The RNA shown here (Glycine riboswitch aptamer) has 99 nucleotides and comes from a Nitrosomonadales bacterium. The organism belongs to Nitrosomonadales, within Bacteria. The coordinates come from a structure-prediction model, not an experiment, and the mean pLDDT is 79. Its Rfam family is "Glycine riboswitch aptamer". For this family Rfam cites "A glycine-dependent riboswitch that uses cooperative binding to control gene expression" (Mandal et al., Science, 2004).
RNA sequence: CCAGGCUAUUCUGGAGAGCGCUGAAAUGAAUCGGCCACCGAAGGGGUACGCGGGACAAAAAUACCGUAAUCUCUCAGGUAAAAGGACAGAGGGGUGAAA
Numbered sequence: 001c002c003a004g005g006c007u008a009u010u011c012u013g014g015a016g017a018g019c020g021c022u023g024a025a026a027u028g029a030a031u032c033g034g035c036c037a038c039c040g041a042a043g044g045g046g047u048a049c050g051c052g053g054g055a056c057a058a059a060a061a062u063a064c065c066g067u068a069a070u071c072u073c074u075c076a077g078g079u080a081a082a083a084g085g086a087c088a089g090a091g092g093g094g095u096g097a098a099a
Stems, first nucleotide, its partner, number of pairs: 005095003009091005018036001020035005037079003043075001044073003050067004
C1' cells in the first nucleotide's frame, strides 16, 4: 500500500399474519383500555450428534463450560396503506493479516 473478511452509510429489491370485536372526545385509520385469533425476517431468549475446553502424570472417556442459525420461543415487535423489515445486489468510505 492492498485482498479476503468485518463494518457504518446511501440507492434498489424484500415475505408472513384480523382495515378483528368492544369502550373512550370521534366517522376512517391511528392512540389508550378490555377481549380473542394469528405472523416471524427489527431486537431479544433457548438450542449441538459439530467445534473448542474439560484432558493432568500416558491415552481414552463421562459430567460440566463456551460457541450457531433463516431452527425454535413469541418477551418485544408486527397482522389495509405508509413506516419498519432479516437478507441480497450496487456506490463511495472505515478497518485491515500473511507473503